[in-house]
RNA sequence: GGUCCCGUAGUUCAACUGGAUAGAAUACCAGAUUCCGGUUCUGGUGGUUGGGGGUUCGAAUCCCUUCGGGAUCA
Numbered sequence: 001g002g003u004c005c006c007g008u009a010g011u012u013c014a015a016c017u018g019g020a021u022a023g024a025a026u027a028c029c030a031g032a033u034u035c036c037g038g039u040u041c042u043g044g045u046g047g048u049u050g051g052g053g054g055u056u057c058g059a060a061u062c063c064c065u066u067c068g069g070g071a072u073c074a
Stems, first nucleotide, its partner, number of pairs: 001073007010026004019057001028044005050066005
């Protein structure tokens, strides 16, 4: 340098080949339970879907570009 893959809550991952309010677990906070703590149960907070642009009525999903990580060829 060429080709390909990955980037989504603090963390680990979903999202059915474009339909909608982006979810789950865990973590954190609050409450219940307990003499206290843990466990368990209930509720809550938390995201510019790496960044920018484009296509579309509609984009995490498609296209271009860029950043980071990885694989492979030379």